A computed fold for a 121-nucleotide RNA, annotated as Guanidine-I riboswitch aptamer. The sequence was found by an Rfam model in a public genome assembly. Of the family's consensus pairs, 100% are formed in the model.
RNA sequence: GUGCAGCGCGCCUAGGGUUCCGGUUCCGCAAUUCGACCAAAUAUUGCGGAACGCUGGUCCAAGAGGCGCAAGCCGGCGACAUGCAUAGCCGGUGACACGGCGGGACAAAAUCCCGGGAGAC
Numbered sequence: 001g002u003g004c005a006g007c008g009c010g011c012c013u014a015g016g017g018u019u020c021c022g023g024u025u026c027c028g029c030a031a032u033u034c035g036a037c038c039a040a041a042u043a044u045u046g047c048g049g050a051a052c053g054c055u056g057g058u059c060c061a062a063g064a065g066g067c068g069c070a071a072g073c074c075g076g077c078g079a080c081a082u083g084c085a086u087a088g089c090c091g092g093u094g095a096c097a098c099g100g101c102g103g104g105a106c107a108a109a110a111u112c113c114c115g116g117g118a119g120a121c
Stems, first nucleotide, its partner, number of pairs: 008069005015060002020057002022054001023052010072093006096116001098119001102114003
């Protein structure tokens, strides 16, 4: 210098949409309201339906975001008379990282998955 393999888990965040809850608007029906009665109108409430991702809850969520843990690796100690090895324990390390198009899942979308892929340096 080149090739191959591995790079996990948890809790979050940026981000993402809309199943469910909530919200907003509209429509239909019903009840009530407005001081004699009836009707209409108004307003409120309830039920049903439609639309809107809409501050939100639920939900999805980063290899190249955060934190923590683990595997791995390094050093030390290390059971029994001793030596070696092992289980175990302690400490350290646990890095770096430009990147599509397209396709896929879930209700849906995404910096999710294909993917540390193709490609670039």